[in-house]
Formats: sequence, C1' cells, structure tokens
RNA sequence: GGCGGAGUAGCUCAGCCUGGUUAGAGCGCUAGACUCAUAAUCUAGAGGCCGUGGGUUCAAACCCCACCCCCGCCA
Repeated sequence: GGCGGAGUAGCUCAGCCUGGUUAGAGCGCUAGACUCAUAAUCUAGAGGCCGUGGGUUCAAACCCCACCCCCGCCA
C1' cells in the first nucleotide's frame, strides 16, 4: 500500500441484510425480599446522545461518503 472483518450499557454480544412504537439480552453494579449471617435464588432500579464528521430521507444504530481505532490476510 491492497483486501476482508469488527467498533452498540462497566464487560461479552444481539439488532444492520429488508430504515418506522420508547435500542435489547446475559454477566456485573445498586436497593429490597429471603437468611442468625453470607452465598445462591427472587423482585425492582440505575446505566447508551449506537467510534467521529457529513450526506440522503418525513424519519437513520441500520442506506451513502470521508476519517479514526482494533484484528486478520496479501504484498
């Protein structure tokens, strides 16, 4: 330098193909229940401007362009 994949909650990931109700799950965190107490279990809650900027559209995590960063392959 070329090609491919990934970037969404503290962590691991779904959702993107086919744009449309309030962006979800597990683990973790906080509070409560249970217990002599802890763990486990159950209930509830907090936590996201979807990598950055721009464009298309009535409407973008999703489509288009550029850029940043990570991984792999080729040279």